[in-house]
Notes
Bacterial RNase P class A from a Chloroflexota bacterium, 352 nucleotides, folded computationally. The coordinates come from a structure-prediction model, not an experiment, and the mean pLDDT is 76. The sequence is in RNAcentral, with records from ENA. The gene name in the source record is rnpB. Lineage of the source: Bacteria > Bacillati > Chloroflexota. Rfam family: Bacterial RNase P class A. About the family: Ribonuclease P (RNase P) is a ubiquitous endoribonuclease, found in archaea, bacteria and eukarya as well as chloroplasts and mitochondria. By type it is a ribozyme.
RNA sequence: CGAGCAGGCCGGGUGGUCGCUGUGGUCUAUGAGCCACAGAGGAAAGUCCGAACUCCGCCAGGCGGGAUGCUGGGUAACGCCCAGGAGGAGCGAUCCUACGGAAAGUGCAACAGAAACACACCGCCCUGUACUGGGGCAAGGGUGAAAUGGUGAGGUAAGAGCUCACCGGCGGCAGAGCGAUCUGUCGGCCGUGCAAACCCCAUCCGGAGCAAGACCAAAUAGGGGGAUAUGGUUUGCCUGGACCUUCCCCGGGUUGGUCGCAUGACUGCAGUGGCAACACUGCAGCAAGAUGGAUGACCACCGCCCUGUGCUUGCAGGGGCACAGAAUUCGGCUUACAGGCCUGCUUGGCGA
Numbered sequence: 001c002g003a004g005c006a007g008g009c010c011g012g013g014u015g016g017u018c019g020c021u022g023u024g025g026u027c028u029a030u031g032a033g034c035c036a037c038a039g040a041g042g043a044a045a046g047u048c049c050g051a052a053c054u055c056c057g058c059c060a061g062g063c064g065g066g067a068u069g070c071u072g073g074g075u076a077a078c079g080c081c082c083a084g085g086a087g088g089a090g091c092g093a094u095c096c097u098a099c100g101g102a103a104a105g106u107g108c109a110a111c112a113g114a115a116a117c118a119c120a121c122c123g124c125c126c127u128g129u130a131c132u133g134g135g136g137c138a139a140g141g142g143u144g145a146a147a148u149g150g151u152g153a154g155g156u157a158a159g160a161g162c163u164c165a166c167c168g169g170c171g172g173c174a175g176a177g178c179g180a181u182c183u184g185u186c187g188g189c190c191g192u193g194c195a196a197a198c199c200c201c202a203u204c205c206g207g208a209g210c211a212a213g214a215c216c217a218a219a220u221a222g223g224g225g226g227a228u229a230u231g232g233u234u235u236g237c238c239u240g241g242a243c244c245u246u247c248c249c250c251g252g253g254u255u256g257g258u259c260g261c262a263u264g265a266c267u268g269c270a271g272u273g274g275c276a277a278c279a280c281u282g283c284a285g286c287a288a289g290a291u292g293g294a295u296g297a298c299c300a301c302c303g304c305c306c307u308g309u310g311c312u313u314g315c316a317g318g319g320g321c322a323c324a325g326a327a328u329u330c331g332g333c334u335u336a337c338a339g340g341c342c343u344g345c346u347u348g349g350c351g352a
Stems, first nucleotide, its partner, number of pairs: 001348010012302007020039007041323001045334002048332005053209004059240005065205005070084005085099001086097004100200002105198002107194003121141002123137005149167006168190002170187007213259004223250005231244003266285008303321005309316003
C1' cells in the first nucleotide's frame, strides 16, 4: 500500500426570525397574555418472542393443544445473550448449524432400477443328463440423492470381515472434564436416509389486553325477544369443588374530563468479582409526554458529496445531505440506512 475479518461509535454544525406541545413562574384565576426551561431514534419501524402492569374465581385434577430442543452459565423472563463441545465452510482472522431419540411403534423413500426389506438385471465360478438344467457369489458393470463400511493385501473354484493392516462407525473398560464430549485400549460387533412425517422423551405455558382498568361529570326507558333448574359463572373439552339467582341477544341514550403516564428490572462514572454475558458497591443525575395526535418552517455562514456549466485548474455557479418519526412501559430479535470515524486481528506485495 492492497484485499479481508470482528467489534464499537457518529449519523450534519452554529446563529437568527416565526410557529407548536409540555413544565415552572407571573396573574384573582386550572382560561388568555407574558417570561424562563425542556422537547424523537438507533432503529421510535415490523408487532416476531419474553416480561412488568391491569381486569376476569388464574380453585383442583384429567384429556387435548402449543412452544422450545448439544452442554454449562447469565437474566425478572425469553425462542435472547455469554462461554464451551460436535459437525460443516474458508490459506487464515473468522463464520454457519431446528444440533434430543431411527435396537418403542407406525409410515415414507418420487423417477430410474432386479432390489429402497430381504435383492440378483448384466455378470463371475463350479458341476453336468451338455438341453440352456442344478448349485455357489456379490468383487466388477449398470440404476439412483442413497445399494449392505472404505482402501490395500492375503485367501478362494469364484468370492465374501472369511482373515490381517490402517481409517470410519458401534459397544465394553480405564482416565480427564460439573457437563456436552475427548483421549487411550479391547471386541470384526458393522445395510441406509427422513422425526422443519406421525410419534416418543424432557422442560415450560390460564385468558384478554392501556380502546387494559379506576374515578368524576353527563345521559338513560329497566324497551323488545329468548333460555330456564339435567340453570348460570371467562374464553378448547370433561369431572369434582366453590360461588350466584339470574344469563344471553337485539334496540335506544351518553360518548366530555382526570388518573393510569414518565424515579425506572433507569442513566453516567469509578471500584470489586467473573474468560465473558453479567452481578454487587459507592458517587452523581432526572432526560418528550401529544390525544384530528406537538417536536416544524425560513434565512445566513460553515462542513461533506456530486457535476454533459464557466473559466483563472482550484475557484465560481448549480444540485444534494441516508433510513425513518414516539403513543402504557421495559428486555430482546429481525428488517431499513447516504456518508464518516475508531480499535483489534488475518492475509498478500514493496521498502529498510